[in-house]
RNA sequence: UCGUGCUAGAUGGGGAGCUAGCGGUGCCCUGUACCCGCAAUCCGCUCUAGCGGGGUUGAACUCCUGAGUUGAGGGCGGCGACAUGAGAACUACCGACGCCAAGCAGUGAUGAAGCUUGGGUCCCGCGCGGCGGCCCGCCGUGAACCCCGUCAGGUCCGAGAGGAAGCAGCGGUAAGCGGUUGUUCGGUCGGGUGACGUGGGAGUGCCUGGGCAGAGCCGGCUAGCGAAGGCAAGCUCAUGGCGGCGUUCGACCUCAGGUGCACGA
Numbered sequence: 001u002c003g004u005g006c007u008a009g010a011u012g013g014g015g016a017g018c019u020a021g022c023g024g025u026g027c028c029c030u031g032u033a034c035c036c037g038c039a040a041u042c043c044g045c046u047c048u049a050g051c052g053g054g055g056u057u058g059a060a061c062u063c064c065u066g067a068g069u070u071g072a073g074g075g076c077g078g079c080g081a082c083a084u085g086a087g088a089a090c091u092a093c094c095g096a097c098g099c100c101a102a103g104c105a106g107u108g109a110u111g112a113a114g115c116u117u118g119g120g121u122c123c124c125g126c127g128c129g130g131c132g133g134c135c136c137g138c139c140g141u142g143a144a145c146c147c148c149g150u151c152a153g154g155u156c157c158g159a160g161a162g163g164a165a166g167c168a169g170c171g172g173u174a175a176g177c178g179g180u181u182g183u184u185c186g187g188u189c190g191g192g193u194g195a196c197g198u199g200g201g202a203g204u205g206c207c208u209g210g211g212c213a214g215a216g217c218c219g220g221c222u223a224g225c226g227a228a229g230g231c232a233a234g235c236u237c238a239u240g241g242c243g244g245c246g247u248u249c250g251a252c253c254u255c256a257g258g259u260g261c262a263c264g265a
Base pairs, nucleotide, nucleotide: 001265002264003263004262005261006260009057010056011055012030013029014028015027020046021045022044023043024042034054035053036052037051038050063258064257065256066255067254068253073249074248075247076246077245079243080242082240083239084238085237086236087235090234091233093230094229097226098225099224102222103221104220106217107216114212115211116210117209118208119207120206121205122201123200124199125198126197127196128194129193131190132189133188134187135186136182137180138179139178140177141176147172148171149170150169155164156163157162
């Protein structure tokens, strides 16, 4: 060095998650990589490793170690723009209302604000008038008989003289009915009564008159200040995927080095 047989080893690895921790089942990445049984409110194990059974390969393309380029993919933490939802401290915007009186308008020497003194409006009375009711007075009317007077005719009594009752008519009257301008315009009562007179009160809101005095008054609009509230653009918070940065783990890949035993030639 070659051949044969064997052994260690290998027969996938990684991320997140789970877990005291590790590995596995399940998820994801890598990419091709024996089979069977077990496993999620799970299975196995206890310190480098799934457990049990059966195969294949085997000292190198394949096993082990180190380094490196490429670095898939995952975890974590800032950042950016976006979307969605919530909020209302701040900024912006809107803003009832309040203050102010700078500007404009209005008003004011035909007199502002202020002070003072009256009247009306409001309340309680009185008088007068008017209106209405009733009463009184007056006028008219008003009784077949049972009201009055006078009673023709007629009737009755009487010898007569004379007397009596009395219908109609005429005159009058009572109750009642109607009217009433009622003597100084009678009395009395009443009101959704009055361009009337008068006494008292309340009040200072409104209207209005006089006096004093002499320059402001007002708060409609704008400005300024404050401000309940509104809105949600900025903003704050949360969530989501995306982009990029940092950090961490890291498959695949490349390179270098390392690794037996027996027999024979």
Description
This is a predicted structure of a 265-nucleotide RNA (Bacterial large signal recognition particle RNA) from a Chloroflexota bacterium. Taxonomically the source falls in Chloroflexota (Bacteria, Bacillati). The gene name in the source record is ffs. Rfam family: Bacterial large signal recognition particle RNA. By type it is a non-coding RNA gene. Gene Ontology terms of the family: SRP-dependent cotranslational protein targeting to membrane, signal sequence recognition and signal recognition particle, plasma membrane targeting. The coordinates come from a structure-prediction model, not an experiment, and the mean pLDDT is 77. The model forms 94% of the base pairs in the Rfam consensus.